Model confidence (mean pLDDT): 77 of 100. This is a predicted structure of a 267-nucleotide RNA (Bacterial large signal recognition particle RNA) from a Thermoleophilaceae bacterium. Lineage of the source: Bacteria > Actinomycetota > Thermoleophilia > Thermoleophilales > Thermoleophilaceae. The sequence was found by an Rfam model in a public genome assembly. Rfam family: Bacterial large signal recognition particle RNA. Rfam links the family to the GO terms SRP-dependent cotranslational protein targeting to membrane, signal sequence recognition and signal recognition particle, plasma membrane targeting. About the family: The signal recognition particle (SRP) is a universally conserved ribonucleoprotein involved in the co-translational targeting of proteins to membranes. A reference for the family is Rosenblad et al. (2003), "SRPDB: Signal Recognition Particle Database", Nucleic Acids Res. By type it is a non-coding RNA gene.

RNA sequence: CCGUGCUAGGUGGGGAAGUAGCGGUGCCCUGCACUCGCAAUCCGCUCUAGCGAGGCCGAAUCCCCGUCCGAGGGGUGUGUGUCUUGGGGUCAGCGUGCCGCGCGACGGUGUCGAUGGCCAGGUCCCGUGCGAUGGACGUCCGUGAACCAGGUCAGAUCCGGGAGGAAGCAGCCUUAAGCGAUCCCGUCCGUGCGCCGCGGGUUCGCCUGGUCGGAGCCGGAGCACGGAAGCGCGCCCAGGGGAUCCACUUCGACGCCGGGUGCACGG
Repeated sequence: CCGUGCUAGGUGGGGAAGUAGCGGUGCCCUGCACUCGCAAUCCGCUCUAGCGAGGCCGAAUCCCCGUCCGAGGGGUGUGUGUCUUGGGGUCAGCGUGCCGCGCGACGGUGUCGAUGGCCAGGUCCCGUGCGAUGGACGUCCGUGAACCAGGUCAGAUCCGGGAGGAAGCAGCCUUAAGCGAUCCCGUCCGUGCGCCGCGGGUUCGCCUGGUCGGAGCCGGAGCACGGAAGCGCGCCCAGGGGAUCCACUUCGACGCCGGGUGCACGG
């Protein structure tokens, strides 16, 4: 120096979070760098920091150390702009709707008589009467008492020597209490029934009619003026979320460069 076989070691890495700490599963970045089992209400370890099992490479482009670079992530702060929450105040900012007043056009209606005035009636309220109607009661009619209603009392019973008398069941008749029925009649209570009558009242709203009078009356939209209102936005105060520029800081992959590092055998 070359070849062969081994060993150490390697077989992705990083960030945040989590953890006493380390690593893993999960999320993110970079990127292509074995497999199986366990694992966030966690799994496995202990400064030697995944555990268990297997495969491949293997002394250097691949392992170890260091300088440099800096993909990407985290933290803090200033500024800019954005979304949103609560509160405040302002019609002397803008917009919006509300109210009042006016206007010309438009539509409807009006000499078959508008707006308005007067009168009367109704509607409204109270009292009263009549009728209707609902209910109740009464009259009338019918029915209705084994005995404790009446009349008449067959049979039978009792008193009497007799003549006669007495009580009295059934039956029949009439009634009491009760029960029942339609109409008429009478009484009482009632009514979002009738205006049918009478009397009284009435803020002026509606309707109807009569009369006076003689041309307007009504409607929505638009325009102009005025008024009030924080309804919305702008404005002020206090918060919250996320974005971005810059600065500082922190971790940091890949990569470049430099250096370091075994064993055995054979040639």